The prediction has a mean pLDDT of 81. Transfer RNA from an uncultured Clostridia bacterium, 73 nucleotides, folded computationally.
RNA sequence: UCCUCGUUAGCUCAGUCGGUAGAGCAUGCGGCUGUUAACCGCAGGGUCGUCUGUUCGAGCCAGACACGGGGAG
Repeated sequence: UCCUCGUUAGCUCAGUCGGUAGAGCAUGCGGCUGUUAACCGCAGGGUCGUCUGUUCGAGCCAGACACGGGGAG
């Protein structure tokens, strides 16, 4: 330098054909229990890497850039 994959909640990751952003774990509160743990329920938590574009509408499509993994020279 080039190719390729990835970037979404505190962490690990889903999100199909563009149409209200989700799960598990963690955290907080409650239930259960003699108590802790376990188990059950509820809740909080998101500029979806950045900017621009397309569109009535973008996590998703297009372009540039940044960061990380892998590969080629």
Description
It was read from a public genome assembly.